[in-house]
RNA sequence: CCCGCCGAGGGGCGCUGCAUUUUCGCAAGUCGAAAUCAGGCUCGGCGGGUCUUCGGGUUCCCUUUGCGAACCGCGCCCAGUGCAA
Numbered sequence: 001c002c003c004g005c006c007g008a009g010g011g012g013c014g015c016u017g018c019a020u021u022u023u024c025g026c027a028a029g030u031c032g033a034a035a036u037c038a039g040g041c042u043c044g045g046c047g048g049g050u051c052u053u054c055g056g057g058u059u060c061c062c063u064u065u066g067c068g069a070a071c072c073g074c075g076c077c078c079a080g081u082g083c084a085a
Stems, first nucleotide, its partner, number of pairs: 001049009010078006018040001021035005026029001039071001
C1' cells in the first nucleotide's frame, strides 16, 4: 500500500438516484431498459497478500499528562448538549 472480516462514527421514517450487483433486450457496446440502491467514506481491531529496507531500532509493560475525531443528496421526526426567550 492492497484485499477480506468485525466494530465505531446517537436513532427512526419518507423521496430521488450515481457507482456496484442482478435480470432482460438488441442493430452487440464498456449500449439500452427494469429491479435493488444514500456508511460505497473515515477511524480502530483482526487475518491475508505485495513492495522496500538488513540499519540498531522495534515490540511489550508501568507511570504521568493531554486529546479522543472529521465527514455522509433532500425532507421530516426523536434523542443528547449549549444558549436565548
Molecule: SAH (S-adenosyl-L-homocysteine) riboswitch aptamer
Organism: Pseudomonadota bacterium